Predicted 3D model of a 687-nucleotide part of an RNA (large-subunit ribosomal RNA, domain II) from Hominisplanchenecus sp.
Its Rfam family is "Bacterial large subunit ribosomal RNA".
RNAcentral holds the full RNA, with entries from ENA.
Its mean pLDDT, the model's own confidence on a scale to 100, is 84.

Context: one part of a larger RNA
RNA sequence: ACCUGCGAGUUGCGGUAUGUAGCAAGGUUAAGGAAUUGGAGUUCCGGAGCCGGAGGGAAACCGAGUCUGAUAAGGGCGUUAAGUUGCAUGUCGCAGACCCGAAGCCAAGGUGAUCUAGUCAUGAGCAGGCUGAAGGCAGGGUAAAACCUGUUGGAGGGCCGAACAGUAAUCUGUUAAAAAAGGUAGUGAUGACUUGUGACUCGGAGUGAAAGGCUAAACAAACCUGGAAAUAGCUGGCUCUCCCCGAAAUGCCUUUAGGGACAGCCUCAUACAGAACUGCCGGAGGUAAAGCACUGGAUGGACGAGGGGGUGUCAAAUCCUACCGAAGCCAAUCAAACUCUGAAUGCCGGCAGUCAGCGUAUGGGAGUGAGACUGUGUGCUCUAAGGUUCGCAGUCGAGAGGGAAACAGCCCGGACCGACAACUAAGGUCCCCAAAUCAUGCUGAGUGUGAAAUGAAGUGCGGAUGCACAGACAGCCAGGAGGUUGGCUUAGAAGCAGCCAUUCCUUGAAAGAGUGCGUAACAGCUCACUGGUCGAGCACCUGUGCGCAGACAAUGUAACGGGGCUAAGCAUAAUACCGAAGUUUCGGACCUGAUGCAUAGGCAUCAGAUGGUAGGGGAGCAUUGAAUUAACUGACGAAGGAAUAUCUGCGAGGAGUUCUGGAGGAGAUUCAAGAGAGAAUGCAGGC
Numbered sequence: 001a002c003c004u005g006c007g008a009g010u011u012g013c014g015g016u017a018u019g020u021a022g023c024a025a026g027g028u029u030a031a032g033g034a035a036u037u038g039g040a041g042u043u044c045c046g047g048a049g050c051c052g053g054a055g056g057g058a059a060a061c062c063g064a065g066u067c068u069g070a071u072a073a074g075g076g077c078g079u080u081a082a083g084u085u086g087c088a089u090g091u092c093g094c095a096g097a098c099c100c101g102a103a104g105c106c107a108a109g110g111u112g113a114u115c116u117a118g119u120c121a122u123g124a125g126c127a128g129g130c131u132g133a134a135g136g137c138a139g140g141g142u143a144a145a146a147c148c149u150g151u152u153g154g155a156g157g158g159c160c161g162a163a164c165a166g167u168a169a170u171c172u173g174u175u176a177a178a179a180a181a182g183g184u185a186g187u188g189a190u191g192a193c194u195u196g197u198g199a200c201u202c203g204g205a206g207u208g209a210a211a212g213g214c215u216a217a218a219c220a221a222a223c224c225u226g227g228a229a230a231u232a233g234c235u236g237g238c239u240c241u242c243c244c245c246g247a248a249a250u251g252c253c254u255u256u257a258g259g260g261a262c263a264g265c266c267u268c269a270u271a272c273a274g275a276a277c278u279g280c281c282g283g284a285g286g287u288a289a290a291g292c293a294c295u296g297g298a299u300g301g302a303c304g305a306g307g308g309g310g311u312g313u314c315a316a317a318u319c320c321u322a323c324c325g326a327a328g329c330c331a332a333u334c335a336a337a338c339u340c341u342g343a344a345u346g347c348c349g350g351c352a353g354u355c356a357g358c359g360u361a362u363g364g365g366a367g368u369g370a371g372a373c374u375g376u377g378u379g380c381u382c383u384a385a386g387g388u389u390c391g392c393a394g395u396c397g398a399g400a401g402g403g404a405a406a407c408a409g410c411c412c413g414g415a416c417c418g419a420c421a422a423c424u425a426a427g428g429u430c431c432c433c434a435a436a437u438c439a440u441g442c443u444g445a446g447u448g449u450g451a452a453a454u455g456a457a458g459u460g461c462g463g464a465u466g467c468a469c470a471g472a473c474a475g476c477c478a479g480g481a482g483g484u485u486g487g488c489u490u491a492g493a494a495g496c497a498g499c500c501a502u503u504c505c506u507u508g509a510a511a512g513a514g515u516g517c518g519u520a521a522c523a524g525c526u527c528a529c530u531g532g533u534c535g536a537g538c539a540c541c542u543g544u545g546c547g548c549a550g551a552c553a554a555u556g557u558a559a560c561g562g563g564g565c566u567a568a569g570c571a572u573a574a575u576a577c578c579g580a581a582g583u584u585u586c587g588g589a590c591c592u593g594a595u596g597c598a599u600a601g602g603c604a605u606c607a608g609a610u611g612g613u614a615g616g617g618g619a620g621c622a623u624u625g626a627a628u629u630a631a632c633u634g635a636c637g638a639a640g641g642a643a644u645a646u647c648u649g650c651g652a653g654g655a656g657u658u659c660u661g662g663a664g665g666a667g668a669u670u671c672a673a674g675a676g677a678g679a680a681u682g683c684a685g686g687c
Stems, first nucleotide, its partner, number of pairs: 002686005011095013026051003032045005055062002065077004098237002101234001105227003109224003117201009126191001128160003131156001135152006164188002169184004203219001205215003240620006250263002253260002264368002266365007276354008289341001290339002295335003299331003306324002308321003371396007379388002401412003416588004421584003427578003430563003436575001439572004448565001454549002458546006465539003475533005481506003486500003512527001516525002589610001591608007621676001623673007632665002640660005646655003
């Protein structure tokens, strides 16, 4: 792990609501007693007490009224609805109060110093080696000492180093050989040393060369027992079936933020009503947009008060200005906290139509008060985030099915059950894989099947302008001249270093006082321009469709789901088909409503409904026991156990049959519960 068994809303006393039974302006007994034995009882007494029948007021008090008040006013609370006692159920309160779970607190009561800390008493241990204090002795020395030398001596929290003790380093070990060890190196080793035995001191207490250390593998207050089922706004768990409805993750307050109170949203009961949507009509409004009339921002222009600077013999006046520049004017603009304007939606009211688990009130029961993403309107942020805060809508949450390869929140669509029937949605139709190898264009990049600024004679379709059979464009052949080497400059400057110029004139078909290369300067090559050849389109600008480059990432192709595809890519149009739990068809179940018949809860027909977490409501199955039941069953085999392609109920389940088992058991109607197991790192046993 698995299997079997056990394992969690109970009981008492009160409150409240609903149901039900009795009696009813009344209802009801409690303790206790009597009789009887009628089942841990039954019947009868017992009216103390409680609730109701009248309220108002703080009260005196008054009373269908009363209080307030000066009041006969006004206002508040009443009067106009039957209660009460059992029983059952829901729920609340007080109790351990659904079950298990702390760390902790307390002591009024104990046990520990065989571990360890300190102390006392009495014992024990410390190989070997080194050093050589005081003192002594001898000699020297002195007046005597001091002092010096040698020797002796054997001191020391002395030195080196085993046992022993200890350990600041490091390696191993870390489900260990070991709940603190082993290896290597290192420390103390006659001492504040180590150690045996026996004793003493303890829980707010001891002991402590002091680390909050140690006090039996535990110590910022030991262990055991008790208060005690401490408390736990926290985590986990909480056991049979079917049917109906079905949320919330919001507001406000909170020593409040993962908890609550009230409201909102759900459900049930009762009563009453007319909700909701669509259309038409009538309203209020200041958003989007727009605008500049206000308030402000911001740009340019003309005009220009004033200022700065200069001039003026100091000053003033004057005059000047490539300076700054208010107000007003013109033009063109911007705004959440601007508005001369101003929608669409939404909101309010009226009327009509449609439709309906649709509304309101009172009462019983809740849960929720962590929301998520998508689209859209805003704020914050970086017009970042699978970010965050609001509004509106959707989906998920609590929603299965089909599509998006896979994929809560996207697209389609809301699953009562069954069917080897049909039609469709989104999305698809070459194969994986159900269905088209359809049409006309485009793309040539495997673009499709990831991306920007930017770049490019890619290519399709348009538009504008110019040239062109009086021959364009490109190529080829020929010309491309003269004044002149224009003038200036310059060493030189000759079309071509640089400067100047209305850059002129001639010849001519045409030819610039010169487009580029070139020379020191010339020369030379070439271009513009012209003729010939050739023979039909050419040049340039622009819009748009589809493509190209830009394009670099970490295990492995890996940026179509794969194969693969030149369509099986993209665009457009049309017709088919596939495709879901959608819709339809056939059969069945159940709920609600209507109608009809019955009326003792039923039957028939029609219409509609039946996804569902938290949660509310309804109806049942099973288990153990009890009461009642002349009549059931059992050795011709009870309960229990094993099996079963049997029957039956929507289901929990109930029957039957076979084997086993060997003595009780079932049905019906009520009643009472130790009343249902898969989860709690559940508990016990087995394996």